[in-house]
């Protein structure tokens, strides 16, 4: 110290999420040792057993055991005396400490510093004095009785340091009165009078100790008071009745409403009271750089509480954890009358929980108790057990050891990795282990005393011996590969992985970290400057209140004196001790412990300073306010008036429409509309002026006059002398919907009604309407109430406009020009800023006060308060959901946005499809099979450039199994191939023929067979695993780099821009300069000319034939090479001297001269695994091969593609011209001869510029037909033929006779085409054994049209908007229906805590108290003081009851939200989203919405 995650990128906001450190922890896996240490975080649930506080005979009488003596004797008993011991019981001290929990508590409860002149203090310490004399009791103990026990009752003896009186009193206290001294108000001290009150204990080891009493101080302890500190909630705002004070009392150790009578109404609170919730508080411990935030276990201090409440005794000290009483729940015991208990003491148990240990030793230390001690007791402590729960240390071996062993993995099959690891060899021996010694801890003489412990530790002694897991290898985050799995099965902190090649799931190999522990889970900090004091922010990312006034508060101008609150600066105290740092020292080191030192923000207290801040006196003018002179204004309120329009209504002229729309219709009008004339009514709202102009604090304000009345400006500088500035709450004002109550009512118009539009169409359009717009007077409080920018001062280059003012300079004046102030607006420097943009009117630089924000949804929501007549408005969660949601800028792609340019894209034309027959191909259906692919355009005469078999892959049968086909190594040996019989056929059988090359004579090659195995084979499967080829945007003009500049950046620029081309073509300019892959040229054809060359082509000239048929020729056609040739090169215009463009001249050809080849970055997971290759995966007597027959040709139907026509520009017959390009020996075939023809019979010639196919055909000329279903059209149909073949039955062509069907120019829509082109005629090839109407190519006649770019389609630039980026076939809202899940209302129902009133009311202090009981004083009695039970009040806990508020659970049914790969309806929304959204507010309406009225531009 950052790092993943929104996006095609990008910066920024923002939240989620990781990486660290830490726990009293729990699970999982695993587990060798030591040492310090921690160890019910839940049920303050309930507790069996045992221990945890007792002690003292030196306070007390008894009793009992024993020893010696004595006595009596019934010799083993009694009794007495003395000494030891043990002890129930009185008695003292001690059980108020130690220990345990953290339930309760927002408190003087704790921490911190003060105070008590408002108090106590046992034991202890010093000091002084003191201790004399008496009494009455009563436990124990005897007896008697009640009771099951607990546990008493009555009777009777008895001691004390147990109680009571008297004396005495240094001194204390109490009241009275003097003096004096100090302090802090009450008030305290001192001293000196004389009255009044209380003292006491003894014991013993016999001389010294322990004790007792009163008094004074000291310790220690405790009590009470004050300052300042101390969580969330305001959806908790008012609480309080002893409540606040006073007086006088009581009561306490002691102040005080603590408590009680009178008296007064205070008293606390927005600086947060009451009221809910939550919690034990510190020191410290985690964490962080610090500031903070979280915790409060162990240790250590406070406090509180002991099963739950209530009370008090006793004592120095309690309202008491192992004491008492009551009442409630539990439990247990009973003889049912009654009685016992209280582990949040140490172990234990049962419960609860993820989860927390042994019913252990020992008082030997260290402490407490009690005792004179000796000593007891002491689950407090020291120790040990258990637990990887923490922190620390150490081991599990070290060295050499390469054939880089064996196994494993993985592999491209060579080799890599585990891996020097391992064996093996050579030492070491720490812990473990057995054996031998063997402790410090024990204290200021000696002695004795060890639980831990035969522990630590030292020594020897054997042996590598006896000891490594755990998690992770997608990115954060270090570490990869193979096989299984197939959106399954899993994994995940976050982002994501997993749908047949998974480094992400499971296993395995190897790998990485860590290490006796590794993982996880849970909680705190940290990162997160994500609540920002340090340290954040509000134009558009969440966030400025709708505006103003002004209170609380909060800041505040200048220039002097004082004062010391803040401030600063010294001193002093106090801030325990342990933790923390830092220096030593013990434990072999550490952990751990010890010692010494800093330190410890704070609080107090006291001194000094006087800059600042404050407070306080006196001045000042510049802020701020008055005056006074002045101009400007739609600023407000009221009243009155005025003219344009619109619309009624009355009359007049007039006649058939008028209105309205895209286009229509509802409506209106011969009962006279609109039109126009008059004239009259009434309500609104004021046109031009009218301007990023004015005025207003903001909504807002616009016809004119008057009348009242607010502010701002400008000048001046006469008053005032900081009076100022925000401003929480509060107060007013507040567009427009809306409401109440009365008016008014021309127009417009929510609803609503028709009409239309539409699949509807609750809409847009269109006619008509009502609220309501209007006015008075009361609500209502919200708008995208906007500058999405609070308000106020100051400071920070400038330019240009405008509006209201003043001043100056000219100037006869006036315009101008200069300069100020004061509003409103545009550019713009600095600076800012995520960027966009702001920018003296700041979103810059600072103060100063106030709202407001903290992820998105849920939610401008629910409940609850408060306003409202109502609608509703204001304040505002939460569960529960999600990893994003969101700004600004980018490139791109969309657009029923723009701008500009091109294409047979429209248009202008010609032909034609779509309507009939028939081919053909494709869907459907069928079938045993009707093989597979292809599917807008860019599948469908397409793979197929030829399905009778074959082909072929499909079906049915029928065969084989190392094979039809390849290689390998073993045997044999020729073997195939021909014929011949069966047999549909493969294929078996059976027969006949036949006997290979070479050789070194071992053998080899080739072939064929048999057997067994590697393995062949696969048109099986995956084009979404691929090569490769192709189709398409598109011959469209376009796509990128280097460098350099701009930009935080993705990205711009270059490429845009103004011309211009077919063209990112060229010129120009320009922060760009160059450059590449397209373009375009270089190739190939066609046009032309020239040289060559001249046969088989060709014939002007000569001769010659039927014939270029021979001769000649070499000129021409033609054929083959090789060159010219066009390049805007010339000329004019035009244009920016340019590129160009238009013309024009030569010229075979003119402006890329036709045509082809040639296809850039890409892009459609585009076709193809069936053309071929190939990964993976599937079959292996079969998914492989062979064969026979079918099949692929089926047929209600539907689509594409085409041929042939409907006719006279034509059909027929005759007769006659003109091509070109091409094939051909498994061929093309002439002449001839036969048939009517298909063709057949024969076989010149040709291996081709020689023979042949092979006559072109439309076309010309002549004749017929005469508009008809035909002399048009040929479909289908019978019959006879032919021709190829093993073989035309399914299922081929092809000829004659015959039959002559459907069709008379083809809807909606749609294709081709721009010139030698479209139509239109023939003629060839290839495929082939036959089979083209398709294809491919070849000539022959040969147009018509085109104004042009508005409109469709497709494409290119640039611009713009976008919420789209799988990119519009995109994104997306809402209803309805299903699942799930929180949650809100809800008749009520339950259940808590916590108040109130009222009732009844234990114990029990306090008071009263007739009457009963009663030892100590008194008193001669009698009584008397004085206690005591008993009753009675006052208070009170538990109980009861009633209403009422809060909370929480449930609850029929209900209301919305939220979620969940392919459910319904529509299409609001992002683009002008196809009516511009979108806020507020009203109605309507399935839904989304929609319609009015105002606002805004986002």
């Nucleotide at each position: 110290a950052g790092a993943g995650u929104u996006u095609g990128a990008u910066u920024c906001u923002g939240g989620c999420u990781c990486a660290g450190g830490a726990u009293g922890a729990a699970c999982g896996c695993u587990g060798g040792c030591g040492g310090c240490g921690u160890g019910c975080u839940u049920a303050a649930c309930a507790c069996a057993u045992g221990c945890a506080a007792g002690u003292c005979g030196a306070a007390c009488g008894g009793a009992c055991g024993u020893a010696a003596g004595g006595a009596g004797c019934u010799u083993g008993c009694u009794c007495c005396u003395u000494g030891c011991g043990u002890u129930a019981g009185u008695g003292g001290c001690g059980g108020a400490c130690g220990g345990g929990u953290g339930a309760g508590u927002a408190a003087c409860a704790c921490g911190u510093g003060a105070g008590c002149a408002a108090u106590c203090u046992g034991c202890c310490c010093a000091u002084g004095u003191c201790a004399g004399g008496g009494g009455g009791a009563u436990a124990a103990c005897a007896g008697u009785u009640a009771g099951a026990a607990a546990u008493g009752a009555c009777u009777g003896c008895u001691a004390a340091u147990a109680c009571c009186g008297c004396a005495u009193a240094u001194g204390a206290c109490c009241a009275c009165a003097g003096a004096g001294a100090g302090g802090c108000a009450u008030c305290u001290c001192u001293c000196a009078g004389g009255g009044g009150u209380a003292a006491a204990a003894g014991a013993u080891u016999u001389u010294a100790u322990c004790g007792g009493a009163c008094a004074u101080g000291g310790a220690u302890g405790a009590g009470c008071u004050c300052g300042c500190g101390u969580c969330c909630c305001a959806u908790u705002a008012g609480g309080c009745a002893g409540u606040u004070g006073g007086c006088g009392g009581g009561g306490u150790a002691a102040c005080g409403g603590c408590c009680c009578a009178c008296c007064a109404a205070a008293c606390c609170u927005a600086c947060g009271a009451u009221g809910g919730g939550u919690a034990g508080c510190c020191g410290g411990c985690c964490u962080u750089a610090g500031a903070g935030g979280g915790u409060g276990a162990u240790c250590g201090g406070c406090c509180a509480c002991a099963u739950u409440g209530g009370a008090a005794c006793u004592g120095a000290g309690a309202c008491a954890c192992g004491g008492u009483c009551c009442a409630a729940a539990c439990u247990c015991c009973u003889a049912c009358g009654g009685g016992a208990g209280g582990c949040a003491g140490c172990a234990g148990u049962g419960g609860g929980g993820a989860a927390u240990a042994u019913u252990g030793g020992g008082c030997a230390a260290u402490g407490g108790a009690g005792g004179c001690a000796a000593c007891u007791c002491u689950g407090a402590c020291c120790c040990a057990g258990c637990a990887a729960c923490g922190c620390c240390g150490c081991g599990u071996g070290a060295g050499u050891g390469a054939u880089g062993a064996a196994g494993g993995u993985c592999u491209u099959c060579g080799g890599a990795u585990u891996g020097u690891a391992a064996a093996a060899c050579u030492c070491u021996u720490u812990a473990a282990g057995u054996a031998g010694g063997g402790a410090c801890g024990a204290a200021g003489a000696a002695a004795g005393u060890g639980a831990c412990g035969g522990u630590a530790c030292c020594u020897a002694c054997a042996g590598a011996a006896u000891a490594a897991g755990c998690c992770u290898c997608g990115g954060c985050u270090a570490a990869c590969u193979a096989c299984g799995u197939g959106c399954c099965a899993g994994c995940a902190g976050c982002c994501g992985c997993g749908g047949u090649a998974a480094u992400a799931c499971g296993u395995a190999g190897g790998a990485g970290g860590c290490a006796a522990g590794c993982g996880u889970u849970a909680u705190c900090c940290g990162g997160a400057a994500u609540g920002a004091c340090u340290g954040g922010g509000c134009g558009u990312a969440a966030a400025g209140g709708g505006u103003g006034c002004g209170u609380a508060g909060g800041u505040g101008g200048u220039u002097u004196g004082g004062c010391a609150a803040g401030u600063u600066g010294g001193u002093a105290g106090c801030g325990u001790a342990a933790u923390c740092c830092c220096g030593g020292g013990g434990c072999u080191u550490a952990a751990c412990u010890u010692c010494g030192g800093u330190g410890c923000u704070a609080c107090u207290a006291c001194c000094a300073a006087a800059a600042c801040u404050g407070c306080u006196g006196g001045g000042c003018u510049u802020g701020a306010g008055u005056g006074c002179a002045g101009g400007a204004g739609g600023g407000g309120u009221g009243a009155a008036u005025g003219g344009a329009a619109u619309u009624c209504c009355u009359a007049g002229u007039g006649u058939a429409g008028c209105g309205g729309u895209g286009g229509a219709a509802u409506g209106c009008g011969u009962a006279g509309a609109u039109a126009u004339u008059a004239g009259g009514a009434a309500g609104a709202a004021c046109a031009c002026c009218a301007g990023c102009g004015g005025c207003g604090a903001a909504g807002g304000c616009g016809a004119u006059u008057c009348a009242c009345u607010g502010g701002a400006c400008u000048g001046u500088a006469a008053c005032u002398g900081a009076c100022a500035c925000u401003g929480a709450g509060g107060c007013a004002c507040g567009a427009a919907a809306g409401c109440g109550u009365g008016g008014g009512g021309a127009g417009c118009a929510a609803a609503c009604a028709g009409g239309a539009u539409u699949a509807g169409a609750u809409a847009c359009c269109c006619u008509g309407g009502u609220a309501g717009u209007c006015c008075a007077c009361g609500c209502c409080g919200u708008a995208a109430a906007c500058g999405a920018u609070g308000a106020a001062u100051a400071c920070u280059a400038g330019g240009u406009g405008u509006a209201g003012g003043g001043g100056g300079u000219a100037u006869c004046g006036a315009c101008u020009c200069c300069c100020u102030c004061u509003g409103u607006g545009c550019c713009g420097u600095c600076g800012c800023a995520a960027a966009c943009g702001c920018a003296u009117u700041a979103a810059g630089u600072a103060u100063u006060c106030c709202g407001c924000c903290u992820g998105g949804g849920g939610a401008c929501u629910a409940c609850g308060g408060c306003c409202g007549c109502a609608a509703g408005g204001u304040u505002g969660a939460a569960a529960c959901c999600u990893a994003a949601a969101g700004a600004a800028a980018u490139u791109g792609a969309c657009g029923g946005g723009g701008a500009c340019c091109c294409g047979c894209a429209c248009a202008a034309g010609c032909a034609g499809c779509g309507g009939a027959g028939c081919a053909u191909g494709g869907g459907g259906u069928u079938u045993a099979a009707u093989u597979c692919g292809a599917c807008g355009c860019a599948a469908c005469g397409c793979g197929a450039a030829a399905a009778a078999c074959c082909u072929u892959a499909c079906c049915a049968g029928a065969a084989c199994u190392u094979g039809a086909c390849a290689u390998c190594g073993c045997g044999u040996g020729a073997c195939c191939a021909u014929c011949c019989u069966u047999g549909u056929a493969a294929u078996g059988a059976g027969g006949a023929c036949u006997u290979c090359c070479c050789u070194u004579c071992g053998g080899g090659g080739a072939c064929a067979c048999a057997a067994a195995g590697a393995c062949a084979g696969g048109u099986g499967u995956u084009g979404c695993a691929u090569g490769g080829u192709u189709g398409u945007c598109g011959u469209c003009a376009g796509c990128u780099c280097g460098u350099g500049u701009c930009g935080u950046g993705a990205g711009a620029u270059g490429u845009u821009a103004g011309g211009u081309u077919a063209a990112g073509u060229c010129c120009u300019g320009c922060a760009a300069c160059g450059a590449g892959c397209g373009c375009a040229a270089c190739c190939c054809u066609c046009a032309u000319a020239u040289a060559c060359a001249g046969u088989u082509g060709c014939c002007a000239a000569u001769a010659u034939u039927c014939a270029g048929u021979u001769a000649g020729g070499a000129a021409c056609u033609c054929u083959g090479u090789a060159u010219a040739g066009a390049c805007u090169g010339c000329c004019g215009u035009g244009g920016u001297u340019a590129a160009c463009a238009c013309g024009g001249a030569g010229g075979a050809a003119g402006g890329u001269g036709g045509g082809g080849a040639u296809g850039a970055c890409g892009u459609c997971a585009a076709a193809u695994c069936a053309u071929c290759a190939c990964g993976g995966c599937c079959c292996u007597u079969a998914c492989g091969u062979u064969c026979u027959g079918g099949g692929c040709u089926a047929c209600a139907c539907c689509c594409g593609u085409g041929c042939u026509a409907c006719a006279a520009u034509g059909g027929c017959u005759a007769u006659u011209a003109c091509a070109a390009a091409g094939a051909g020996u498994c061929g093309c075939a002439a002449u001839a001869u036969c048939g009517c023809a298909a063709g057949a019979u024969g076989g010149a010639g040709c291996c081709a510029a020689u023979c042949u196919c092979a006559u072109a055909a439309a076309g010309a000329u002549a004749g017929u037909c005469u508009c008809a279903g035909u002399u048009c059209a040929g479909a289908u149909u019978g019959u006879g033929g032919g021709c190829u073949g093993c073989a035309a039955c399914c299922c081929g062509c092809c000829c004659a006779c015959a039959u002559g069907a459907a069709g008379u120019a083809g809807g909606a829509g749609u294709u081709g085409c721009u010139a030698g082109u479209a139509a239109u005629c023939c003629c060839g090839a290839a495929u082939c054994a036959g089979c083209a109407u398709g294809u491919c190519g070849g000539g022959g006649u040969g147009a018509a049209u085109g104004c042009g770019u508005u409109c469709c389609c497709g494409g290119g630039u640039c611009u713009u908007g976008u919420a789209c980026a799988c990119a519009c076939c995109g994104c997306c809202c809402g209803u309805c229906a299903a699942g799930c899940c929180a949650u809100g209302g809800g008749a009520g129902u339950u259940g808590g805590g916590a108040g109130u009133g009222c009732c009844c009311a234990a114990a029990g202090u306090c008071a009263g108290u007739g009457u009963c009981c009663u030892a100590a004083c008194c008193g001669u009695a009698a009584g008397g003081a004085g206690g005591g039970a008993g009753c009675u009040g006052c208070c009170u806990a538990a109980g009861g009851u009633a209403a009422u508020a809060c909370c929480a659970a449930u609850g029929a049914c209900u209301g919305g939200g939220g979620u969940u790969a392919a459910g319904u309806c529509g299409u609001a929304a992002c683009a002008a989203g196809g009516u511009a959204g979108c806020c507020g507010u009203a109605u309507c309406g399935g839904a989304a919405g929609g319609u009015g009225c105002g606002g805004c531009u986002g």
Small-subunit ribosomal RNA from an uncultured Clostridia bacterium, 1498 nucleotides, folded computationally. The RNAcentral record of the sequence draws on SILVA. Its Rfam family is "Bacterial small subunit ribosomal RNA".